[in-house]
Predicted 3D model of a 530-nucleotide part of an RNA (small-subunit ribosomal RNA, 5' domain) from an uncultured bacterium. The full RNA is in RNAcentral, with records from ENA and SILVA. The prediction has a mean pLDDT of 85.

Context: one part of a larger RNA
RNA sequence: AUGAACGCUAGCGACAGGCUUAACACAUGCUUGUCGAGGGGCAGCGGGGGAGUAGCAAUACUCCCGCCGGCGACCGGCGCACGGGUGAGUAACACGUAUGAAACCUGCCCGUAGCAGGGGGAUAAGCGGAAGAAAUUCCGUCUAAUACCGCGUAACAACCCUUGGAGGCAUCUCCUCGGGUUUAAAGGGAGCGAUUCCGGCUACGGAUGGUCAUGCGUCGCAUUAGCUUGUUGGCGGGGUAACGGCCCACCAAGGCGACGAUGCGUAGGGGUUCUGAGAGGAAGGUCCCCCACACUGGUACUGAGACACGGACCAGACUCCUACGGGAGGCAGCAGUGAGGAAUAUUGGUCAAUGGCCGCAGGGCUGAACCAGCCAAGUCGCGUGAGGGAUGACGGUCCUAUGGAUUGUAAACCUCUUUUGUCAGGGAGCAAAGGGCGCCACGUGUGGCGUUUUGCGAGUACCUGAAGAAAAAGCAUCGGCUAACUCCGUGCCAGCAGCCGCGGUAAUACGGAGGAUGCGAGCGUUAUCC
Numbered sequence: 001a002u003g004a005a006c007g008c009u010a011g012c013g014a015c016a017g018g019c020u021u022a023a024c025a026c027a028u029g030c031u032u033g034u035c036g037a038g039g040g041g042c043a044g045c046g047g048g049g050g051a052g053u054a055g056c057a058a059u060a061c062u063c064c065c066g067c068c069g070g071c072g073a074c075c076g077g078c079g080c081a082c083g084g085g086u087g088a089g090u091a092a093c094a095c096g097u098a099u100g101a102a103a104c105c106u107g108c109c110c111g112u113a114g115c116a117g118g119g120g121g122a123u124a125a126g127c128g129g130a131a132g133a134a135a136u137u138c139c140g141u142c143u144a145a146u147a148c149c150g151c152g153u154a155a156c157a158a159c160c161c162u163u164g165g166a167g168g169c170a171u172c173u174c175c176u177c178g179g180g181u182u183u184a185a186a187g188g189g190a191g192c193g194a195u196u197c198c199g200g201c202u203a204c205g206g207a208u209g210g211u212c213a214u215g216c217g218u219c220g221c222a223u224u225a226g227c228u229u230g231u232u233g234g235c236g237g238g239g240u241a242a243c244g245g246c247c248c249a250c251c252a253a254g255g256c257g258a259c260g261a262u263g264c265g266u267a268g269g270g271g272u273u274c275u276g277a278g279a280g281g282a283a284g285g286u287c288c289c290c291c292a293c294a295c296u297g298g299u300a301c302u303g304a305g306a307c308a309c310g311g312a313c314c315a316g317a318c319u320c321c322u323a324c325g326g327g328a329g330g331c332a333g334c335a336g337u338g339a340g341g342a343a344u345a346u347u348g349g350u351c352a353a354u355g356g357c358c359g360c361a362g363g364g365c366u367g368a369a370c371c372a373g374c375c376a377a378g379u380c381g382c383g384u385g386a387g388g389g390a391u392g393a394c395g396g397u398c399c400u401a402u403g404g405a406u407u408g409u410a411a412a413c414c415u416c417u418u419u420u421g422u423c424a425g426g427g428a429g430c431a432a433a434g435g436g437c438g439c440c441a442c443g444u445g446u447g448g449c450g451u452u453u454u455g456c457g458a459g460u461a462c463c464u465g466a467a468g469a470a471a472a473a474g475c476a477u478c479g480g481c482u483a484a485c486u487c488c489g490u491g492c493c494a495g496c497a498g499c500c501g502c503g504g505u506a507a508u509a510c511g512g513a514g515g516a517u518g519c520g521a522g523c524g525u526u527a528u529c530c
Base pairs, nucleotide, nucleotide: 001528002527004526005525006524007523008522011382012381013380014379015378017375018374019340024338025337026336028335029334030333033078034077035076038075039074041071042070045069046068047067048065049064050063051062052061053060054059085293086292087291095217096216097215098214099213100212101211104210105209109206110205111204112203113202114201115200117151119149120148126141127140128139129138130137131136157182158181159180160179161178164175165174166173167172187198188197189196190195219265220264221263226256227255228254231253232252233251234250236248237247238246268290269289270288271287272283273282274281275280295316296315297314298313299312318329319328320327321326346372348371349370350369354368355366356365357364358363385416386415387414388413395407396406397405398404399403420471422466423465424464425463426462430457434453435452436451437450438449439448440447441446442445474519475518476517477516478515479500480499481498485514486513487512488511489510495502496501
């Protein structure tokens, strides 16, 4: 010094922290949805309209109509590659640092320039039917789109041919004249309308994010000395966003290594943390950056981005359902359970703030986050009273014992105070934006003003008042190291102990008592590092 544990003890607050072991297995709930201003629709809810039945009527009930608000499921768009968890693997361009990419990609966002003409065929949902225990699947028929597919148009884009020029870093890069080939789109909302808003497509540039390559640094063992055949290089191709034996055919026989290859063991790396005067040594929990993983192993699909924790397929182990034919699952998300262990918390609240996704917006979702709960497990702060008070009381302990010493101003007693706690009253900041409404300015979507709306925590923090010293001290040690000493008991016994060592009848070392010393809501012990 610690993410600690154990023993004794325990008043409060603030701020941080909390499975270091089994990357062991998981019951249950929640953790990623959203858009009706893309679409067909109408299962359910509310409104409206129509018809009918009952009733004098109000009204009630039944049926029909997507007409309106909306909306389960479905098609479609965006998101789901973020955020959150863990450290198993990895000794490696994984990480750190410094460069390069004349070898590259980048959805949403920003800027600039331009464009959106005209068609087609399907399909889900729906309707009808079938199989199955279920999961689910199949058949027939209908329909829409910002879903899908042709056609037209198009270059500053790509490719090919070509004119002239500039530059560099070897392969080359850039600018420019001309020609050819190829490639695009989607609509929706408001309004009577003019128009306007949100989108669509192409190209260039930016920003952001990523990818690749290289120099240097990066644990132990030489009781690991030789290793390697796609291996090392070349030519040509394939593949990729791109370079490359990344992959393939052919050719050559190379490449690495005592400046430690190869092998084995161990290990996520860094910022940082602990210690130390420093140099160093040790560590990598919380927080931040990067990497890797998601029951184990493999594979690709979709997509701007994954070879994808809460997506798919295959194999394996395990668990569960089954009508035995077949199916379902993956907490190293947040809680929680069992197990392991010396040991580590609630199956809590809210989207109010900050942020994320979707939406024009209102808004929806968010176990991210913010809060609350538990734990002296840490750091810091506060309190458990203050002043006076000698008959130096009683009691205890000790002694040289009619008396002294000590406990000790300690108590009693007197005068005060009221932090914290208890009770009563008041009561925040975190809320700014954004939205709605009204007005104004510039002038065509911005800005300003006024008003209104929104708080989980929480009637919490805090403030004021009341009563009342009231409700709040322990733990370890006292032979030397090392601050602090006597008596009794025990008698090499019982025991102590970090080292030296103590104990066999006067033990300051064992056990108890009185006293003292140290630290103090903590104090000791154990473990580990310096």